[in-house]
Context: one part of a larger RNA
RNA sequence: UGACGGGGGCCCGCACAAGCGGUGGAGCAUGUGGUUUAAUUCGACUACGCGCAGAACCUUACCUGGGUUUGACAUGGUCGUGCGACGGGGUGAAAGCCUCGGUUCCGGCAACGGACGCGAUCACAGGUGCUGCAUGGCUGUCGUCAGCUCGUGUCGUGAGAUGUUGGGUUAAGUCCCGCAACGAGCGCAACCCUUACCCGUAGUUGCCAGCAGGUGAAGCUGGGGACUCUACGGGGACUGCCGGUGUGAAACUGAGGAAGGUGGGGAUGACGUCAAGUCCGCAUGGCCCUGACACCCAGGGCCACACACGUGCUACAAUGGGCCGGACAGCGGGGAGCGACCUUGCGAGGGGGAGCGGAUCCCGAAACCGGUUCGUAGUUCGGAUUGGAGUCUGCAACUCGACUCCAUGAAGGUGGAAUCGCUAGUAAUCGCGGAUCAGCAUGCCGCGGUGAAUACGUUCCCGGGCCUUGUACA
Numbered sequence: 001u002g003a004c005g006g007g008g009g010c011c012c013g014c015a016c017a018a019g020c021g022g023u024g025g026a027g028c029a030u031g032u033g034g035u036u037u038a039a040u041u042c043g044a045c046u047a048c049g050c051g052c053a054g055a056a057c058c059u060u061a062c063c064u065g066g067g068u069u070u071g072a073c074a075u076g077g078u079c080g081u082g083c084g085a086c087g088g089g090g091u092g093a094a095a096g097c098c099u100c101g102g103u104u105c106c107g108g109c110a111a112c113g114g115a116c117g118c119g120a121u122c123a124c125a126g127g128u129g130c131u132g133c134a135u136g137g138c139u140g141u142c143g144u145c146a147g148c149u150c151g152u153g154u155c156g157u158g159a160g161a162u163g164u165u166g167g168g169u170u171a172a173g174u175c176c177c178g179c180a181a182c183g184a185g186c187g188c189a190a191c192c193c194u195u196a197c198c199c200g201u202a203g204u205u206g207c208c209a210g211c212a213g214g215u216g217a218a219g220c221u222g223g224g225g226a227c228u229c230u231a232c233g234g235g236g237a238c239u240g241c242c243g244g245u246g247u248g249a250a251a252c253u254g255a256g257g258a259a260g261g262u263g264g265g266g267a268u269g270a271c272g273u274c275a276a277g278u279c280c281g282c283a284u285g286g287c288c289c290u291g292a293c294a295c296c297c298a299g300g301g302c303c304a305c306a307c308a309c310g311u312g313c314u315a316c317a318a319u320g321g322g323c324c325g326g327a328c329a330g331c332g333g334g335g336a337g338c339g340a341c342c343u344u345g346c347g348a349g350g351g352g353g354a355g356c357g358g359a360u361c362c363c364g365a366a367a368c369c370g371g372u373u374c375g376u377a378g379u380u381c382g383g384a385u386u387g388g389a390g391u392c393u394g395c396a397a398c399u400c401g402a403c404u405c406c407a408u409g410a411a412g413g414u415g416g417a418a419u420c421g422c423u424a425g426u427a428a429u430c431g432c433g434g435a436u437c438a439g440c441a442u443g444c445c446g447c448g449g450u451g452a453a454u455a456c457g458u459u460c461c462c463g464g465g466c467c468u469u470g471u472a473c474a
Base pairs, nucleotide, nucleotide: 001474002473003471004470005469007468008467009466010465011464012463013462015458016457019422020421021420022419023418026314027313028312029311030310031309032308033307034305035304042051043050062300063299064298065297066296067295068294071124075123076122077121078120079119080118081117082116086101087100088099089098090097091096104115105114106113107112126289127288129287130286131285135283136282137278138277139276140274142272147186148185149184150183151182152181153162154161155160166177167176168175192266193265194264195263197235198234199233200232201231202230203229207224208223211222212221213220238260241254244252245251316415320374321373322372323371324370325369326368332363333362334361337356338355341352342351343350344349381412386407387406388405389404390403391402392401428450429449430448431447432446433445434444
């Protein structure tokens, strides 16, 4: 000087408390451990719906079997050959192997040379083989925490200190005051995006107040720019104003205001820590393989299942389930696409098919509201499991897809010890969209609808910041 303390002081954070909903029990989905396996590829353990934003083939790195050896891919040398593209036959699971047809271009009369391809050969290719403890890059984490440093000066023999401590204040090393310090940098904040209010400009594909036409209904038509909205520009919030307290910074209360004390949300992550993660995204040193640790193919595996754990979905019902009727979004996506509408099927879907590269056409709500039924029951709750019949995608759904219909109807009656999330348009609850994608979503990323309760307080648990103290630790 740090680190540590079941030392002290001050102060924060859904850290506790207050409250709401869960997990832990059930069934299923998914990841992991374990076990099994020819293989169940590999990594990650402050890992575990993580890399995987799509494992039937492919992917694929694994296994078994069949095959190739200048190689699936790159560059160059030498020799030989003539095309190549294309088409066919045999064998085969395919890859491959064997074989047939076909017959190039440029210069040149030719020999020959060149382009391109094939064959041979050489140099090489190739490796998701090892090392993340050789690395780059990127990322996680402490932590959006308020810290981390430097120049000069001063102090100290020196390590170093001071500044950065102190008194206040703040979300903040934020600002003020003080002070042997005076300044400065990286962080904080602001500048950026979005959302909430207003104005201007613009008016189609959007809108419809007034006027006119028109319909079964309809901005449907003429028209209009008022309004909504769209998207560009601007305004607006600064403790600016008033009052009181205070030296001051600030804090508190109030007014006005759509918004008030960082308005809400996002992007943004200091010096560093963990030899943290990644050699299987990519790059890369070294090491290793070279008829094999490379490459191609078929099939299998990554989907196994006595178990154990994590993350989720659906429930255990009446604030509910079923049936009928009625209403209201936003973000987005659409051409090998979205598909209205008609028709057919109980249905998944099929047949036709308008419009739309889309503020124009299409994909489009559910909870909710009204009515009715069920009456506390393993039930008209719950839907696992299994049998049967189908639909769709795809070369192909046996291993191993999703969905539909009929039948079957399991566990489950609110879950031990323990444990998680959340402070407001949040939790809870309801549906919708998108990426990936032929198909496949309870996951992920977004969107809107309905919409709470509670916070006395900081003693305690966890993590962190500043000062101080002890130390036999570095």
About this RNA: Small-subunit ribosomal RNA, 3' major domain from a metagenome, 474 nucleotides, folded computationally. The full RNA is in RNAcentral, with records from SILVA.